[in-house]
RNA sequence: GGAGGGAUAGCGAAGUGGCUAAACGCGGCGGACUGUAAAUCCGCUCCCUGCGGGUUCGAAGGUUCGAAUCCUUCUCCCUCCA
Numbered sequence: 001g002g003a004g005g006g007a008u009a010g011c012g013a014a015g016u017g018g019c020u021a022a023a024c025g026c027g028g029c030g031g032a033c034u035g036u037a038a039a040u041c042c043g044c045u046c047c048c049u050g051c052g053g054g055u056u057c058g059a060a061g062g063u064u065c066g067a068a069u070c071c072u073u074c075u076c077c078c079u080c081c082a
Stems, first nucleotide, its partner, number of pairs: 001081007010026003018065001027045006046054003058074005
C1' cells in the first nucleotide's frame, strides 16, 4: 500500500430501522440462607427522587416520522495479502 473484520453499560458479549436504557455472563451493591464465611437463591446495578422523564452504542456529519442498526468522512484495534 491492497482486502476483510471490529469499536455497545465497570468488563465481556448479543442486538443490523420502531416492541431496546439495550438480552445473557462476570464484577459491584443490598437481602435471604449460615454459628461465621464460601456456595446457592432473590432484587438492584447510565442519569434524575418514583408512576415517569432525560441522555446514550469510537468521533463528526447525513438519510428517516423514527438510527446501536442505513450512508459519508475521520480516529483506533485485529486478521490476511503485498
Transfer RNA from Sporolactobacillus sp. THM7-4, 82 nucleotides, folded computationally.
Rfam family: tRNA. The family's RNA type in Rfam is transfer RNA. Rfam's curators write: Transfer RNA (tRNA) molecules are approximately 80 nucleotides in length.
The source organism's lineage runs through Bacteria, Bacilli, Caryophanales, Sporolactobacillaceae and Sporolactobacillus.